The prediction has a mean pLDDT of 81.
Transfer RNA from uncultured Eubacterium sp., 71 nucleotides, folded computationally.
It matches the Rfam family "tRNA". About the family: Transfer RNA (tRNA) molecules are approximately 80 nucleotides in length.
[in-house]
RNA sequence: GCGGGUAUGGUGUAAUGGUAACAUUUCUGCUUCCCAAGCAGGCGCUGCGGGUUCGAUUCCCGUUACCCGCU
Numbered sequence: 001g002c003g004g005g006u007a008u009g010g011u012g013u014a015a016u017g018g019u020a021a022c023a024u025u026u027c028u029g030c031u032u033c034c035c036a037a038g039c040a041g042g043c044g045c046u047g048c049g050g051g052u053u054c055g056a057u058u059c060c061c062g063u064u065a066c067c068c069g070c071u
Stems, first nucleotide, its partner, number of pairs: 001070007010024004018054001026042005047063005
């Protein structure tokens, strides 16, 4: 230099154009003499910039970071 892949709550992963889900963490409450465990509930997320579309996490272009391969 060229090509390919990945990026989603604090963390690990789903969703594949139509309100972004599950587990875990955290917070509150219940239970307990206390702790742990358990139960109920709440908060919290689509790397960035454009485009297409009535509507984009999803499709297209660029860009950033990381990984792989070729030279």